[in-house]
RNA sequence: GGGGACAAGGGGCAAACCUCGGGAAACUGAGGGACGCAAAGCCAUGGGGCUACAGUGCGAUAGGCACUACGCCAGCCAGGUUGCAGAU
Numbered sequence: 001g002g003g004g005a006c007a008a009g010g011g012g013c014a015a016a017c018c019u020c021g022g023g024a025a026a027c028u029g030a031g032g033g034a035c036g037c038a039a040a041g042c043c044a045u046g047g048g049g050c051u052a053c054a055g056u057g058c059g060a061u062a063g064g065c066a067c068u069a070c071g072c073c074a075g076c077c078a079g080g081u082u083g084c085a086g087a088u
Stems, first nucleotide, its partner, number of pairs: 012037002017032006035075001041081003045078003048073003055067004
């Protein structure tokens, strides 16, 4: 000097819930708040899950039911990609 693995320190993100807003909804933005997370940074490619405005079919003492993402979930899994630390 290089490689591998792990500390410590400095930090980072932010579940549920509450408030305001967007959305048909799922969900999501901001603020508060911390359940947790070594990628709980980013990406919807594969799998999985959620919703069903619109559409289609059925129904018609009815305004419902079923199917369906072009919507959503990265804090469901896989995958891709980027990243802090590295003493002894």